[in-house]
Molecule: c-di-GMP-I riboswitch aptamer
Organism: Paenibacillus hemerocallicola
RNA sequence: CAACGAUAACGGCAAACCUUUCGAAAGAAAGGGACGCAAAGCUAUGGGUCUACGGAGUGUUCUCUAAGAUCGCCAGGCUACCGAA
Numbered sequence: 001c002a003a004c005g006a007u008a009a010c011g012g013c014a015a016a017c018c019u020u021u022c023g024a025a026a027g028a029a030a031g032g033g034a035c036g037c038a039a040a041g042c043u044a045u046g047g048g049u050c051u052a053c054g055g056a057g058u059g060u061u062c063u064c065u066a067a068g069a070u071c072g073c074c075a076g077g078c079u080a081c082c083g084a085a
Base pairs, nucleotide, nucleotide: 004083005082012037013036017032018031019030020029021028022027035072041078042077043076045075046074047073048070049069050068054065055064056063057062
C1' cells in the first nucleotide's frame, strides 16, 4: 500500500412509525425515534423497481410513456476510521 473484517477500540449513520413542510404522485427535507448497516459515505453511469403532473391511445374508463424518484435494490466510479487473523 492492497486485500480482508474480529466477542477489538474510538466513533459514525439511522429503517419502520409520529409531527411539520414541499411535491400531481412516487418520494424528499427538518425534528423525534432505532430496524439494522464495515462504507446504510458521495455519485443517477448501467440495470431493476416505484410514480404519471404532462403527453399519446382508448371508450366499463383504463393502458402506455420519465425528462421525476429510489444509492438502506444490484452493480460500476470516487473517497474513508481502526488493525486481530